[in-house]
């Protein structure tokens, strides 16, 4: 230096292809049930989507740079 992939909640994805105001597990609070820090059952907060443009009535999605990380190849 080429070429691919990947970046969403505190963690682990999913949603992206097929634009239409983000969702699942775990984790975390309350609060029931228990002698009870476990176990379980119900609620409930937490993410504007790596970054900057762009293009749309409307972008996590669709184009362009950039950044970090991973693999591949000289």
């Nucleotide at each position: 230096c080429g070429g691919a992939g990947u970046a969403u909640a505190g963690c682990g994805c999913a949603g992206c292809c097929u634009g239409g105001u983000a969702g699942c597990g775990c984790a975390u609070c309350a609060c029931g049930c228990u002698g009870g820090g476990g176990g379980u059952g119900u609620g409930g907060g937490g993410g504007c989507c790596g970054u900057g443009g762009g293009u749309u009535c409307a972008a996590a999605u669709c184009c362009c740079g950039c950044u970090a990380c991973u693999c591949c190849g000289a």
A computed fold for a 74-nucleotide RNA from Holospora undulata HU1, annotated as transfer RNA. The coordinates come from a structure-prediction model, not an experiment, and the mean pLDDT is 81. The source organism's lineage runs through Bacteria, Pseudomonadota, Alphaproteobacteria, Holosporales and Holospora undulata. It matches the Rfam family "tRNA". RNAcentral records the identical sequence in 2 taxa.